Context: one part of a larger RNA
RNA sequence: GUCUGGGAGUUUUUGUACGCAGCUUGCCUAAGGUUAUGGAACCGGAGGCGCAGCGAAAGCGAGUCUGAAUAGGGCGCUUGUUGCGUGUAUCAAACCCGAAACGGAGGUGAUCUACCCAUGGUCAGGUUGAAGCUUGAGUAAAAUCAAGUGGAGGACCGAACCCAUUAACCUUGAGAAGUUAUGGGAUGAACUGUGGGUGGGGGUGAAAGGCCAAUCAAACCCCGUAAUAGCUGGUUCUCUUCGAGAUAUAUUUAGGUAUAGCCUCGUACGUUUGUCAUUGGGGGUAAAGCACUGAAAAGGCUAGGGCUCGCAUUAGGGUACCAAACCUUAUCAAACUCUGAAUACCAAUGAUUUAAGUACGGGAGUCAGUCUGCGGGGGAUAAGCUCCGUGGACGCGAGGGAAAGAGCCCAGACCGUCAAUUAAGGCCCCUAAAUUACUGCUAAGUGGUAUUAAGGAGGUGGAUCUACACAGACAGUGGGGAUGUUGGCUUAGAAGCAGCCAUCAUUUAAACAGUGCGUAAUAGCUGACCUAUCGAGUGGAUCUGCGCCGAAGAUGAUCGGGACUAAAGCAGUAUGCCGAAAUUGCGGACUUCACGCAAGUGGAGUGGUAGAAGAGCGUUCCAACCGGGGCGAAGCCAAAGGGUAACCGAUGGUGGACUGGUUGGAAGUGAGAAUCCAGAC
Numbered sequence: 001g002u003c004u005g006g007g008a009g010u011u012u013u014u015g016u017a018c019g020c021a022g023c024u025u026g027c028c029u030a031a032g033g034u035u036a037u038g039g040a041a042c043c044g045g046a047g048g049c050g051c052a053g054c055g056a057a058a059g060c061g062a063g064u065c066u067g068a069a070u071a072g073g074g075c076g077c078u079u080g081u082u083g084c085g086u087g088u089a090u091c092a093a094a095c096c097c098g099a100a101a102c103g104g105a106g107g108u109g110a111u112c113u114a115c116c117c118a119u120g121g122u123c124a125g126g127u128u129g130a131a132g133c134u135u136g137a138g139u140a141a142a143a144u145c146a147a148g149u150g151g152a153g154g155a156c157c158g159a160a161c162c163c164a165u166u167a168a169c170c171u172u173g174a175g176a177a178g179u180u181a182u183g184g185g186a187u188g189a190a191c192u193g194u195g196g197g198u199g200g201g202g203g204u205g206a207a208a209g210g211c212c213a214a215u216c217a218a219a220c221c222c223c224g225u226a227a228u229a230g231c232u233g234g235u236u237c238u239c240u241u242c243g244a245g246a247u248a249u250a251u252u253u254a255g256g257u258a259u260a261g262c263c264u265c266g267u268a269c270g271u272u273u274g275u276c277a278u279u280g281g282g283g284g285u286a287a288a289g290c291a292c293u294g295a296a297a298a299g300g301c302u303a304g305g306g307c308u309c310g311c312a313u314u315a316g317g318g319u320a321c322c323a324a325a326c327c328u329u330a331u332c333a334a335a336c337u338c339u340g341a342a343u344a345c346c347a348a349u350g351a352u353u354u355a356a357g358u359a360c361g362g363g364a365g366u367c368a369g370u371c372u373g374c375g376g377g378g379g380a381u382a383a384g385c386u387c388c389g390u391g392g393a394c395g396c397g398a399g400g401g402a403a404a405g406a407g408c409c410c411a412g413a414c415c416g417u418c419a420a421u422u423a424a425g426g427c428c429c430c431u432a433a434a435u436u437a438c439u440g441c442u443a444a445g446u447g448g449u450a451u452u453a454a455g456g457a458g459g460u461g462g463a464u465c466u467a468c469a470c471a472g473a474c475a476g477u478g479g480g481g482a483u484g485u486u487g488g489c490u491u492a493g494a495a496g497c498a499g500c501c502a503u504c505a506u507u508u509a510a511a512c513a514g515u516g517c518g519u520a521a522u523a524g525c526u527g528a529c530c531u532a533u534c535g536a537g538u539g540g541a542u543c544u545g546c547g548c549c550g551a552a553g554a555u556g557a558u559c560g561g562g563a564c565u566a567a568a569g570c571a572g573u574a575u576g577c578c579g580a581a582a583u584u585g586c587g588g589a590c591u592u593c594a595c596g597c598a599a600g601u602g603g604a605g606u607g608g609u610a611g612a613a614g615a616g617c618g619u620u621c622c623a624a625c626c627g628g629g630g631c632g633a634a635g636c637c638a639a640a641g642g643g644u645a646a647c648c649g650a651u652g653g654u655g656g657a658c659u660g661g662u663u664g665g666a667a668g669u670g671a672g673a674a675u676c677c678a679g680a681c
Stems, first nucleotide, its partner, number of pairs: 001681006011092001014089010026049003032043004053060002063075004095234002098231001102224003106221003114198009123188001125157003128153001132149006161185003166181004200216001202212003237616006247260005261366002263363007272356001274352008287339001288337002293333003297329004302323001304322002306319004369394010399410003414588004419584003425578003428562003434575001436574006447564001455549002459546010476533005482506003487501003512527001516525002589606007617670001619667010635654004641648002
């Protein structure tokens, strides 16, 4: 892991609600007794509920209490009771399994290990050479020195022995702590044999909360014990009807619970509900505005202040400074409003009609929500962020589209159907349907990046305005581009062209006291300007469509792919077609409402988690009745057929002795999950 078997809402007490039944001359007996034995029947009224309430009570009484009250107000002005069944609460282990723990004057452990006691044992070999002593030297005597002797040490090196530093291996091991290499101690606070002692809030501990039998921040066994678990997991047949919530308030409360909200079932009421229309309301949001409160730009005017000129002083003057009030222009506001919607909300009237609503009672579940559109707060006008409001979807929703996809778009699946029409979205191939028609745009594979920005550009299409132009424009080419004059100043020089000032006049078709390059300064080139040639459009600006650059990511790229360019891209127009569990056709089932005596007909319906309600299938046993069975029961294998399903089952085989149906009753009554339990493989 698989298979087989086992495996979880039970029983009692007391309430309560509903259903059924008995009695209602109110109901019922309990303990117990009698008779019976087969269940039971009959006694038994002790007692319980009900029959009257109100008040703290005295008490009064269909009333009573409060009260001065004959007012007002509160509570009352009656039907029940017993049994059985079901739902639910309650007392209990109370649906099942699961702690870590807690308690016991209950017990077992020191054969492991910690420490202690008694008695024994062990430590190859080598090294160093303390004190003391002897001799000598030395001293007044000592001290001291030298040589020898001696053999100390938690001394040194290193086996046995004890330990375990580092590394590798092993890590379903050879081993529930090892092996190999390396390493530490190795006469000592050493190691070790045997026997004994200390016991669980206790021991022992050179102290690590270490150790006390592979167990230690309180051992192990047994008992209290089915401890408790607001926590996790699991909780076994079918079909039908309806169908949530993730919110408010409170909480030693926040993953729990209570009450309300939302669901369901029953009873009562009977349109009260919903929707639409009309009418009537209140409002201070969006927008807007500046009349208030504030903010805030420019200018004017002008108090006050600053700076400055001036003055013996007081004055006075100036001001591109700051600036109140006022004026003009132009603005901003959640906590501004002279104004002010749309919606929403309240009410009335009418319409509509199976669309609900309200009250009371039984039973719940829910209290972690998520994304998306819109209106906002927080944040950074960040987040698949967070907190509200208001819709939708998911949750609890299948089907089609978005390549793929909880929450987006379309659409709400009773069942069958090799029929039809559509939605979103699509129609070149993959791939169902247009290589459809017309008009444009795009050249970037833009499309195809997630709508990426500021910014940049003779990309290209459209529109408008404007200037010049056959009296010849724009571009190109040829020619001219002069004189006073090298203007004046400055300067070493300054001649159009370092700089400053001025920028005239003449001749002209035109020509600057000069646009740029250039020279030391001149020179030289060029431009403005004029003309010739040429012969028809040429410049500038604004708005706008589609494109371009800006444009960087980690294994190989890509629009889903192939591929696509007067598209198979983008914009517009038109006609078809495809496309879903939508809608329709045909057949069938069920629920509910209306009509109907019924049969039935018609309408509306039948997605669904938690959950409420209803109807059934099957298992074991009991009772009654009816059956079957050696001419073959149960069980097992196969199975026509039947039923919406749980299931039933003719018949055949196997098997070899019991067993089925109906109507009731009672339950150890249904298995796939619980790291479920046992067994087998």
Large-subunit ribosomal RNA, domain II from a Puniceicoccales bacterium, 681 nucleotides, folded computationally. The prediction has a mean pLDDT of 85. Rfam family: Bacterial large subunit ribosomal RNA. Its family is annotated with ribosome and structural constituent of ribosome in the Gene Ontology.